[in-house]
This is a predicted structure of a 477-nucleotide part of an RNA (small-subunit ribosomal RNA, 3' major domain) from an uncultured bacterium.
Context: one part of a larger RNA
């Protein structure tokens, strides 16, 4: 100088505390371990692995396993020969392929030939999802958006260093303000960007009868307008500016005013110096090593979907603040041509048919759900939950046995609010209720995202985590 300490003062954060709701007990999805397997490919492993990598394993993907092929290979250059090549049929084969037939150029040219495309050969290479993340780059997590982390030149100290940054305030904050052998200075805080919440201004193929006309059982339907609301270009506005109190007259902190907005207004994007030989050689890129008729290719088929068993994440419940059945409101975000698919029609349905309209502020997906309004059920394994099983089927796809999703009918499992433990939030958030999007033919309880309904409770920091600061001990570096 750090580092640690069940040392000590200060200070903080859903750290505790005060309160909602959950896990953990049940079923069911999902990942993991363990086991079982011809194989159950491979990585990730305490917070920082376990609905991770996978924004979607029927084949493909697919690396993994069995069985069946090839050896300049399924990719790339270069050399020699030869030929158009694709294409199509017909046999053998699980297929890859192996025979056979049929069919046949083009561009440039100094007419010698070159160049595209295929195929046979040579050998130079190719090729590896083999090892290694403790050789590596790059990108990443993590302390942590925590308030650190450091230089110059001066000063002191024999040196390692120290000062500076420490001390009194004060801040979300090394944010500022006083003060000082110390004075600047940079990374970083914050501020500049983006979205949001008022208003003005431009502009108007969406909105509106606000105005004014037709016209309909109805509807902005139509003609007209850009008033409004919305869109999306530009501007304003919020700075402790103002006024009272404190305060060291500072920084500032408590009220108050006016204002839509009030003290970084709300959200994001932004992650310093540096931990963890953290992860990532399986996105890529790459140094060494290793394979070379094989650890490389190609195919069929089956795994990755296995189940005594444990753990993690999630869904859907145990009911009446409900469950069923009718009637009626009210959103945002998005996304569409190999697409979205109105309206007839038809089927209990899941779907099928026909078929307008839309390259979308026009046209579709689309039904918003919880809400509210009536009825019924009456406390019970029930009109609760629905999980498992038989049947019958739709869709998608070359094909749903292994191994989709989806519909009807029939079945109707555990569950009675869940031990020890233990997560998550402080405002339009918990919590609850549906809607869209990526990936995709086809598959969502997960992801990312969007409005709708909307609380409780914070005395306070003694204590439990973690983190900052100053100090202080030490046989630890």
């Nucleotide at each position: 100088u750090g580092a640690c300490g069940g040392g000590g003062g200060c200070c903080c954060g859903c750290a505790c505390a005060a309160g909602c709701g959950g896990u953990g007990g049940a079923a069911c999805a999902u990942g993991u371990g363990g086991u079982u397997u011809a194989a159950u490919u491979c990585g990730a492993u305490g917070c920082a692995a376990c609905g991770c990598g996978a924004a979607g394993a029927a084949c493909c993907u697919u690396a993994c396993c069995u069985g069946g092929u090839c050896u300049u290979g399924a990719c790339a250059u270069c050399c020699u020969c030869g030929g158009a090549c694709c294409g199509c049929u017909u046999c053998a084969g699980a297929g890859a392929u192996g025979a056979a037939g049929u069919u046949u150029c083009c561009u440039c040219u100094u007419c010698g030939g070159a160049g595209g495309c295929c195929g046979a050969g040579u050998g130079a290479c190719a090729g590896g999802u083999g090892c290694u993340g403790c050789u590596u780059g790059g990108c990443u997590g993590u302390c942590g958006u925590c308030a650190g982390c450091u230089c110059g030149u001066g000063u002191c100290g024999u040196g390692a260093g120290a000062u500076g940054u420490u001390g009194g305030g004060u801040u979300a904050a090394g944010u500022c303000c006083c003060g000082c052998a110390a004075c600047g200075a940079g990374c970083g805080c914050a501020a500049c960007c983006c979205c949001u919440a008022c208003c003005c201004u431009u502009a108007a193929u969406u909105g509106c009868c606000a105005u004014c006309g037709g016209g309909u059982u109805a509807u902005g339907c139509c003609g007209g307008g850009c008033a409004c609301u919305u869109u999306a270009g530009g501007g304003g506005g919020a700075c402790u500016g103002c006024c009272g109190g404190u305060g060291a007259c500072a920084a500032g902190c408590c009220g108050g005013a006016g204002g839509a907005u009030g003290g970084u207004g709300g959200g994001g994007a932004u992650g310093a110096u540096g931990u963890c030989a953290a992860g990532u050689c399986a996105g890529u890129a790459u140094g060494u090593c290793c394979c070379u008729u094989a650890u490389g290719u190609c195919c069929a088929g089956g795994g990755c979907u296995a189940c005594a068993c444990a753990c993690g994440u999630g869904u859907u419940a145990c009911a009446a603040u409900g469950g069923c059945c009718g009637g009626u409101a009210c959103a945002a975000u998005g996304g569409g041509c190999u697409g979205c698919g109105a309206a007839c029609c038809u089927g209990c349905g899941a779907g099928g048919g026909u078929a307008a309209g839309c390259c979308a502020a026009u046209c579709c997906c689309a039904a918003a759900a919880a809400a509210c309004c009536g009825g019924c059920c009456c406390c019970a394994g029930u009109u609760c939950a629905g999980a498992u099983u038989g049947g019958a089927g739709u869709c998608u796809g070359c094909a749903a046995c292994u191994c989709g999703a989806c519909u009807c009918c029939a079945u109707g499992a555990a569950g009675g609010a869940u031990g020890a433990a233990u997560c998550g939030c402080u405002a339009g958030u918990a919590a609850u209720c549906g809607c869209g999007g990526a990936u995709c033919a086809g598959c969502a309880c997960g992801c990312c995202g969007c409005g709708g309904u909307g609380a409780a409770u914070a005395c306070g920091u003694u204590c439990c985590c973690g983190g900052g600061u100053c100090u202080u001990g030490u046989a630890c570096a």